[in-house]
This is a predicted structure of a 475-nucleotide part of an RNA (small-subunit ribosomal RNA, 3' major domain) from Iris macrosiphon. Rfam family: Bacterial small subunit ribosomal RNA. Rfam links the family to the GO terms ribosome and structural constituent of ribosome. Its mean pLDDT, the model's own confidence on a scale to 100, is 81. The organism belongs to Iris, within Eukaryota.
Context: one part of a larger RNA
RNA sequence: UAACGGGGGCCCACACAAGCGGGGAGGAUAUGGUUUAAUUCGAUGCAAAAUGAAGAACCUUACCAGGGCUUGACAUACCGUGAACCCUUUUGAAAGAGAGAGGUGCCUUCGGGAAUGCGAACAUAGGUGGUGCAUGGCUGUCGUCAUCUCGUGCCGUAAGGUGUUGGGUUAAGUCCCGUAAUGAGCGCAACCCUCGUGUUUAGUUGCCACCAUUGAGUUUGGAACCCUGAACAAACUGCUAGUGAUAAGAAGGAGGAAGGUAAGGAUGACGUCAAGUCAUCAUGCCCCUUAUGCCCUGGGCGACACACGUGCUAUAAUAGCCAGGAUAAAGGGUCGCAAUCCUACUAGAGUGAGCUAACUCCAAAAACUUGUCCUCAGUUCGGAUUGUAGGCUGUAAUUCGCCUGUAUGAAGCCAGAAUCGCUAGUAAUCGUCGGUCAGCCAUACUGCUGUAAAUUCGUCCCCGGGCCUUGUACA
Numbered sequence: 001u002a003a004c005g006g007g008g009g010c011c012c013a014c015a016c017a018a019g020c021g022g023g024g025a026g027g028a029u030a031u032g033g034u035u036u037a038a039u040u041c042g043a044u045g046c047a048a049a050a051u052g053a054a055g056a057a058c059c060u061u062a063c064c065a066g067g068g069c070u071u072g073a074c075a076u077a078c079c080g081u082g083a084a085c086c087c088u089u090u091u092g093a094a095a096g097a098g099a100g101a102g103g104u105g106c107c108u109u110c111g112g113g114a115a116u117g118c119g120a121a122c123a124u125a126g127g128u129g130g131u132g133c134a135u136g137g138c139u140g141u142c143g144u145c146a147u148c149u150c151g152u153g154c155c156g157u158a159a160g161g162u163g164u165u166g167g168g169u170u171a172a173g174u175c176c177c178g179u180a181a182u183g184a185g186c187g188c189a190a191c192c193c194u195c196g197u198g199u200u201u202a203g204u205u206g207c208c209a210c211c212a213u214u215g216a217g218u219u220u221g222g223a224a225c226c227c228u229g230a231a232c233a234a235a236c237u238g239c240u241a242g243u244g245a246u247a248a249g250a251a252g253g254a255g256g257a258a259g260g261u262a263a264g265g266a267u268g269a270c271g272u273c274a275a276g277u278c279a280u281c282a283u284g285c286c287c288c289u290u291a292u293g294c295c296c297u298g299g300g301c302g303a304c305a306c307a308c309g310u311g312c313u314a315u316a317a318u319a320g321c322c323a324g325g326a327u328a329a330a331g332g333g334u335c336g337c338a339a340u341c342c343u344a345c346u347a348g349a350g351u352g353a354g355c356u357a358a359c360u361c362c363a364a365a366a367a368c369u370u371g372u373c374c375u376c377a378g379u380u381c382g383g384a385u386u387g388u389a390g391g392c393u394g395u396a397a398u399u400c401g402c403c404u405g406u407a408u409g410a411a412g413c414c415a416g417a418a419u420c421g422c423u424a425g426u427a428a429u430c431g432u433c434g435g436u437c438a439g440c441c442a443u444a445c446u447g448c449u450g451u452a453a454a455u456u457c458g459u460c461c462c463c464g465g466g467c468c469u470u471g472u473a474c475a
Base pairs, nucleotide, nucleotide: 001475003472004471005470007469008468009467010466011465012464015459016458019422020421021420022419025313026312028310029309031307032306033304034303041052042051063299064298065297066296067295068294069293072124076123079119080118081117082116085102087100088099089098090097091096106113107112126288127287129286130285131284135282136281137277138276139275140273142271148185149184150183151182152181153162154161155160166177167176168175192265193264194263197233198232199231200230201229202228203227207222208221212219236259239253240252243249302441315415320373322371323370324369325368331362332361333360336355337354341350343348381412386407387406388405389404390403391402392401428451429450431448432447434445
């Protein structure tokens, strides 16, 4: 100097306390284990386990079995030959292998060239093979915690110290005061984006107060309102009585759309964990080269005594079924979204208006509300599982897709020990768009609105962190 202490002091945080959801059941999904020809690989306390994967039927695909290729699926260079290419046919699961027929274009200095196929040899290609403990780059984590350092000076023999400690204050090494220190840098904050208010400007595809008008903002008309885009304004403890050291500030009030960081996002210091990634990519070294490379068919990644993680659906009356009624936001669409009509009990099929979108379509919001039935039951709760009949996508749905009708109707009556998340338009609950995508195993993920709480105004304790101080036989 660091680290540690069941040492001390101060402070913070959904850390505890106060209040609402997971652990028991059944599906989904990930992992371990086991099994397997293969169940490809990586990730393993917090910080792996709905993770890489924003989508494994083939492809993807890296794995396995079998069938094939060896200058190779791909790149550059050299030589020979045929332009390219198209058609028929045998064999085969396909990849491929064999046979036959047709055919000569473009540029030209007539030597040849461009593009492209085939053949041979040689340089070489190729590797999702190994090493993340050889690396770059990127990322997680402590932690959006408030720290981490430097120049000059001073102190100390030196390691080092001081500054950065002290008194207050803050979300903050934030600011003020003091001070052998005085200054500075990376961080904090601000500058950036979204949202909340207003003004100006612009009014089409959006809007409709006035004027007419219609089935309908439909059409004249309007530029007020709403909304959309752009530019500006606005919040700074600015004002105020008391408080504080006359400071920094803190608490109350006024005005204001908003008040003390208004709310949310992006932004992640020096470093830690030889943390993660050689399978995004790049790359040193090592290894393979008729194979650890490449092509194809089929299978596997989807197995199943079991264990664990994350989510979904429930166990019902604040509910369930049926029939009416009301109200969103944000997105996506031409290899697309599809209205209308017709058909089917339905999934869906036919038709194809409109839309390259403030114009048209997806599109129906659902919780909610009104009314009927059910009456505390393993039930009109719950929906697993299974039979059967269909539909859609796609060469193809058996391993292994989704959806519909009908029948079937399992466990489950609120969950042990232990443990996790959440402080306001938040939890909880309700629906909804999108990406990936032919289709979809999405109950996932990223967004969006609707309804809308309870509790805490504390710091004794548990966990983690910051500062000062003290002890140490540890470095």